[in-house]
Context: one part of a larger RNA
RNA sequence: UAUGCUUGUCUCAAAGAUUAAGCCAUGCAAGUCUAAGUACAAGCAACUUAUACUGUGAAACUGCGGAAAGCUCAUUAUAUCAGUUAUAGUUUAUUUGAUGGUACCCUACUACAUGGAUAACCGUAGUAAUUCUAGAGCUAAUACAUGCCCAGCAACUCCGACUCUUAUGGGAAGGAGGGGACUUAUUAGAUAAAAAGCCAAUACCUUCGGGUUUCUUGGUGAAUCAUAAUAAUUAUUCGGAUCGCAUGGCUUCGGCUGGCGAUGGGUCAUUCAAAUUUCUGCCCUAUCAGCUGUGAUGUUAGUGUAUUGGACUAACAUGGCUAAAACGGGUAACGGAGGAUUAGGGUCUGAUUCCGGAGAGGGAGCCUGAGAAACGGCUACCACUUCCAAGGAAGGCAGCAGGCGCGUAAAUUACCCAAUCCCGACACGGGGAGGUAGUGACAAGAAAUACCAAUACUAGGCCUUUCGAGGUCUGGUAAUUGGAAUGAGUACAACCAAAAAACUUUAACGAGGAACAAUUGGAGGGCAAGUCUGGUGCCAGCAGCCGCGGUAAUACCAGCUCCAAUAGCGUAUAUU
Repeated sequence: UAUGCUUGUCUCAAAGAUUAAGCCAUGCAAGUCUAAGUACAAGCAACUUAUACUGUGAAACUGCGGAAAGCUCAUUAUAUCAGUUAUAGUUUAUUUGAUGGUACCCUACUACAUGGAUAACCGUAGUAAUUCUAGAGCUAAUACAUGCCCAGCAACUCCGACUCUUAUGGGAAGGAGGGGACUUAUUAGAUAAAAAGCCAAUACCUUCGGGUUUCUUGGUGAAUCAUAAUAAUUAUUCGGAUCGCAUGGCUUCGGCUGGCGAUGGGUCAUUCAAAUUUCUGCCCUAUCAGCUGUGAUGUUAGUGUAUUGGACUAACAUGGCUAAAACGGGUAACGGAGGAUUAGGGUCUGAUUCCGGAGAGGGAGCCUGAGAAACGGCUACCACUUCCAAGGAAGGCAGCAGGCGCGUAAAUUACCCAAUCCCGACACGGGGAGGUAGUGACAAGAAAUACCAAUACUAGGCCUUUCGAGGUCUGGUAAUUGGAAUGAGUACAACCAAAAAACUUUAACGAGGAACAAUUGGAGGGCAAGUCUGGUGCCAGCAGCCGCGGUAAUACCAGCUCCAAUAGCGUAUAUU
């Protein structure tokens, strides 16, 4: 694990892995809205401030999620995985924290705010048919586009007509550039190493003796790092034409200025991760001994990638692995944490709730996106399948239920989002994740099926004794008698719970043998327990093994009695 017989209570609880990663009718399992993106529903509610906009709000656009969760174990043997490294070899929606005065190329203009669509809607249609669509007519934006102003000064860099001292130096009208990001090149990104003196020129301070020679550089074990600068490159990027609630302050009445949020957005970090990656470790097999070489091993340069890399391409070299078992084959092989057993060493197991991997009928390819080579996304092919008016159209339960098939072998087409969490624009919605019941002798734990007394008959010890017996104490047996005690079950009610059920409390009922009645296996040995009775007669049968049975069977079939474990016990199989 399966199965046979049996089964009262309470708690807990595995469960279509093994065989067919075989096939699936039906239903559900991923959706989502706040004060705060978009409402003119010919929707509702109205009574008052509603002539731009009241509230609520189906639908639809937009945004986010759908890459998580759940299921399964087919593949897979240095692969996965485990422990341990690395990213100085990379990407990262979200979260959280920082940060951004430079946009025009020329001053007569939209910046109190630009442009054109489209859905829902309305109407006209097509098809046998689908979550199929077409044509006409409207109308929105944080959808899709376009695109100014203010903070505009200053400092800085380069070029520089010209000019002064004579020049190895100083000044300068004017012109060009100027944020972040992209690409390339160049530069900086320092510092192991004492003190003093001499020659020449010279800066600052000076009490004119002299004194000072001081002045940027983060981080790492390590960088072509961080960072900064220069020259160009790219204009395919960013620098808010958004929404809600409050409406204040200063006014010379022209105006100016302003709060708390929401949401978006570039860069840097952070977080959540991801992706590669170092070292070591894996079952059986030699009736597998050589394997690999048009990528095999390396070099150089490219391509490609988020990045490294023969990942790929070109040229070149000829390497690389192997008896310390390569390569090949097998596996009723996903790996591990774990589990069973064991004195120790070991042996067996691990489909299965946690971690990692892989897969969604089989292969392959791809879109979208921060993230997928996604399948409750798409496109082909193969296999299978459904509807059809025969022209066409649709599908993927190894999600939850459920069905067929397969088999030794496995549950309800139930209820709920109340808990735990997840997702969303979100305090509100959704979730077969998950929880709750149902089935359930997979396992596991607690533990009823009686208790007490009297009487009768007995057994034993002690005491007394006239040996008849009596007393006392402890047991046993009884178709005797009497008491208590309680839950199994039934049930008002409470509690529990999303709602129930059960549990837990609890009124009222609820025990005398004929019940409210315990079984399963055994009784020759191993091995606890009969040399009792009847039947059978090497037959029927039993028996793990030894054996039993041929007319007195301790062993078969029964009765009685007894033994073992006990709400469980037997059998088969696997394993220690």

Predicted 3D model of a 576-nucleotide part of an RNA (small-subunit ribosomal RNA, 5' domain) from an uncultured eukaryote. Its mean pLDDT, the model's own confidence on a scale to 100, is 80. It matches the Rfam family "Eukaryotic small subunit ribosomal RNA". The literature on the family includes a 2001 paper in Science by Yusupov et al., "Crystal structure of the ribosome at 5.5 A resolution". The RNAcentral record of the full RNA draws on ENA and SILVA.